[in-house]
RNA sequence: UAGUUGAAUAAGCCGAAUUCAUCUUAAACUAUGAAGCGGGGGACCCAUUUUCGGGGCGAAUUCCAACAGGAUAGGAUAUCUCUUUCAAUCCGAGCCCGACAGCUAACCUCGUAGGCUGUGAAAGAGGAGUA
Repeated sequence: UAGUUGAAUAAGCCGAAUUCAUCUUAAACUAUGAAGCGGGGGACCCAUUUUCGGGGCGAAUUCCAACAGGAUAGGAUAUCUCUUUCAAUCCGAGCCCGACAGCUAACCUCGUAGGCUGUGAAAGAGGAGUA
C1' cells in the first nucleotide's frame, strides 16, 4: 500500500414490521403497556356454488418443457418525499389454515419479523433550507 475476515458506528434498500414508557442490562434482546403501521374473522342488502376440495399472507401468476431450463402476469432499484416516462440491472419465492371463512356496519382478534448494500436520464407536484 492492497486484499480478505470480524466488530462498532453512520447513511440507505426490500418489507406492515417503527416510536415511546416500565422492568432489566455496559448496550441490545426478552417481558408488559401505549401510539403508529399492517393482516384476518364478522350482518342486512347484493353476490356465489362445495374431492377436480376450499381458503389466507405475499409482486411471486400462468404457459412451454419434463435433466435442467425458457418465457410470462406482476414487482423492486439513493433527487428531501411522492407520481409519471425512457433505458439498464434484478426478483418473479416460500409459508400457513385444516373441511372452513364472498362482500360486510357494529364488534372481535392477530402481527410489528427477517434479509441486504448503490442506476442513470427527463418531467410534474409538494416540502425543507439559504439569500
Molecule: c-di-AMP riboswitch aptamer (ydaO/yuaA leader)
Organism: Clostridiaceae bacterium